[in-house]
A computed fold for a 72-nucleotide RNA from Parcubacteria bacterium RAAC4_OD1_1, annotated as transfer RNA. Its mean pLDDT, the model's own confidence on a scale to 100, is 81. The sequence was found in a public genome assembly. Rfam family: tRNA. Rfam describes the family as follows. Transfer RNA (tRNA) molecules are approximately 80 nucleotides in length.

RNA sequence: GGCCUCAUCGUCUAACGGUUAGGACAGCGGGUUCUCAAUCCGCUAAUCGGAGUUCGAUUCUCCGUGAGGUCA
Numbered sequence: 001g002g003c004c005u006c007a008u009c010g011u012c013u014a015a016c017g018g019u020u021a022g023g024a025c026a027g028c029g030g031g032u033u034c035u036c037a038a039u040c041c042g043c044u045a046a047u048c049g050g051a052g053u054u055c056g057a058u059u060c061u062c063c064g065u066g067a068g069g070u071c072a
Stems, first nucleotide, its partner, number of pairs: 001071007010025004018055001027043005048064005
């Protein structure tokens, strides 16, 4: 340098073009306990950047950026 794949809460991971963007762990608050652990309930928190298509984009297209793989 060519080609392919990927980018979503702090982390991991879902999401037919119409979702309140869901779940687990973590964090915070509370219940339970003499206390801690365990357990139960609740809360906070995310779509890499820009443009396009569309009534509507996390999703499709293009250009970037970053990461991984592969060929040289």